[in-house]
Context: one part of a larger RNA
């Protein structure tokens, strides 16, 4: 429930791209559908409002050329505003065109420097591990240290409230293939625009299938310690998994816990990436647009914290959700997954 609301109290969908839909720039014309006047007709009866009158009063009743009746019809008239049609404009959107930053994406090739294994050399008892230990490796030669060798997985500095991406998220190098930004540029088109229920698509990390891979790490397990216990915390081992190519799951404190456009509304101060001037021999410096990304603070908001041109300020449009805790994101029932389960989402009762 025609309400207030949504950073943190209940409450912005994880994130896009579009369907309907709802919204929507600046002139002119013409239409009159919305919308305003008027004016006819309807708007039964009982009911209400008035006067009046009947039961001794009231309720009740009963009567009136009578009032009222938000509404529908129809006809005129108006034409500012929405709406419809043509015409047209460029500033909103996009297009060319020259520039330019970059861990946006894929795919295939390569790099070191680090663990670990194996080979083999030197060379002997110890190594490791902890708060102490102890399991554990070690003389069948461990650790340590030189060489080679294989395998795998991550990229150290550079690295930065640095970049880029719509989100999740991306980081040694090198080549192909590709997406989107920014800056210039009045050179094009001419409102082509914003949102978007449904629909579609993307989507960490774990978790499912097949098939490959395994250095490291490491749920679960095994053991050693600790303790009153010790199914932990610490220690030696360790399977799956982490890796890859395909295909499933669709969740998260997926957070800026802040939905998208848009316009407006004091300064200061770092940085990113581009232009313009200024200065110079040139680079820096320096003013000055634009676009991003911090921090500081003013009105203003706020329940306070605090937010504050990257608003949580002051508007407009759209869309999604909130409506006291607990029962519960649970049953049931549809969907949708192989499975785990997700996803829509109650009631009883309770305080």
């Nucleotide at each position: 429930c025609u309400g207030g609301g949504c950073g943190u109290a209940a409450a912005g969908c994880g994130c896009g791209c579009g369907u309907a839909g709802g919204c929507g720039g600046g002139g002119a014309a013409c239409u009159a559908a919305g919308u305003g006047a008027g004016a006819a007709g309807u708007g039964a009866a009982a009911g209400g409002c008035u006067c009046a009158g009947g039961c001794u009063c009231a309720a009740c009743c009963u009567g009136a050329u009578g009032c009222a009746g938000u509404g529908c019809u129809u006809c005129u008239c108006a034409u500012a505003c929405u709406g419809g049609u043509u015409c047209u404009c460029u500033u909103g959107a996009g297009g060319g065109c020259g520039g330019u930053a970059g861990a946006g994406a894929g795919a295939a090739g390569u790099g070191g420097a680090a663990u670990g294994g194996c080979u083999g050399g030197u060379g002997u008892a110890g190594c490791g591990g902890u708060g102490a230990a102890a399991u554990g490796c070690g003389u069948a030669g461990a650790u340590a240290u030189c060489a080679g060798u294989c395998g795998g997985a991550a990229c150290a500095c550079c690295g930065g409230u640095g970049g880029c991406g719509a989100a999740g998220g991306c980081g040694g190098c090198u080549u192909c293939u590709u997406g989107g930004g920014c800056c210039g540029u009045u050179u094009c088109u001419g409102a082509c625009g914003c949102u978007g229920a449904g629909g579609c698509g993307c989507g960490a990390a774990a978790g499912c299938c097949a098939g490959g891979g395994g250095a490291g790490c490491g749920a679960a397990c095994g053991g050693g310690a600790u303790u009153a216990g010790a199914u932990a915390c610490c220690c030696c081992g360790g399977u799956a998994g982490u890796c890859c190519u395909g295909g499933c799951c669709g969740u998260a404190a997926a957070c800026g816990a802040u939905g998208g456009a848009u316009a407006c509304u004091a300064g200061g101060u770092g940085u990113u990436g581009g232009g313009g001037g200024u200065a110079u021999c040139g680079a820096c410096c320096c003013c000055u647009c634009c676009a991003g990304u911090g921090c500081c603070g003013c009105a203003g908001c706020u329940a306070a914290c605090g937010c504050a041109a990257u608003a949580a300020g002051u508007a407009u449009c759209c869309c999604g959700c909130c409506u006291g805790g607990g029962g519960a994101g649970u049953a049931c029932g549809g969907c949708c997954g192989c499975a785990a389960g997700g996803u829509u989402g109650a009631a009883a009762c309770u305080c």